The prediction has a mean pLDDT of 76. A computed fold for a 265-nucleotide RNA from Leptotrichia sp., annotated as Bacterial large signal recognition particle RNA. NCBI's taxonomy places the organism under Bacteria, Fusobacteriati, Fusobacteriales, Leptotrichiaceae, Leptotrichia. The sequence is in RNAcentral, with records from ENA.
[in-house]
RNA sequence: UCAUACUAGCCGGGGAGAUAGCGGUGCCCUGUAUCUACAACCCGCUUUAGUAGAGGUGAUGUCAGACUUGAGGGAGAUUUUAGUGUCAACGCCUUAUUUAAAGAAUGUUGAGAAAAUAGUCCUAUAUUGUAGAGAGUUGGUGAACCGUGUCAGGUUGGGAACAAAGCAGCACUAAGUCAAUUUCUCUAGGUUUAUAGGGUAGCUGUUUUUGAGUUCUUUCUAUAAGAAACGGAUGGUAAAAUUCUUUCGAGAGUCUGAUGUAUGG
Repeated sequence: UCAUACUAGCCGGGGAGAUAGCGGUGCCCUGUAUCUACAACCCGCUUUAGUAGAGGUGAUGUCAGACUUGAGGGAGAUUUUAGUGUCAACGCCUUAUUUAAAGAAUGUUGAGAAAAUAGUCCUAUAUUGUAGAGAGUUGGUGAACCGUGUCAGGUUGGGAACAAAGCAGCACUAAGUCAAUUUCUCUAGGUUUAUAGGGUAGCUGUUUUUGAGUUCUUUCUAUAAGAAACGGAUGGUAAAAUUCUUUCGAGAGUCUGAUGUAUGG
């Protein structure tokens, strides 16, 4: 150096998630890369970290390292937006008081204040009216027999005189029922009037004293209390960004290094 047969290696890799951790199944990226079985209330393993089985290729074909680039994923920050909890220093807003102005009204035909008195309020008693209930009174009606009176006829007793019971009818009445009622009692109340006692000092009327202010509105100053829609402050949450930082990183490019065993020529 050539041939043959082997062996190592290779026949994909990565991200998030999950896990004590690793790999796989499922998702995503890269882009072409043998097949079968297993598996998310999972499967197989343990730092040499899928297991089991079958097949292909095979040390010029693979492997390792460095640099550059880089699909895509993750984390954080910033900004903006949306929704939400809390707060109330400040803006806006509400109420009261206050400061300084302005504009009105009213007032010596008496403002405001003070005092007296009356009413308004409460309790008791009486009065009055209305409504309802009951009782009474008056009138009407009201009993086949079992209510009263009178009881024709008829019945019974008697020799007779006469006597007895008594239906219908007539009259009256009880219970009941209908109505009236200038009667009585009770109950209720947005009725009326009066008396006595009490209470409030707010409003109204009147009188007396005093004698010049009083009231309202707007704006401004200040204080106090409040409200939380909006502005504002603050804490979570969600979304977006050709933003920024960081991390993992397939793939691509360049360079460097490693590369086995046996037999025979």
It is recorded under the gene name ffs. Rfam family: Bacterial large signal recognition particle RNA. Its Rfam clan is "SRP clan".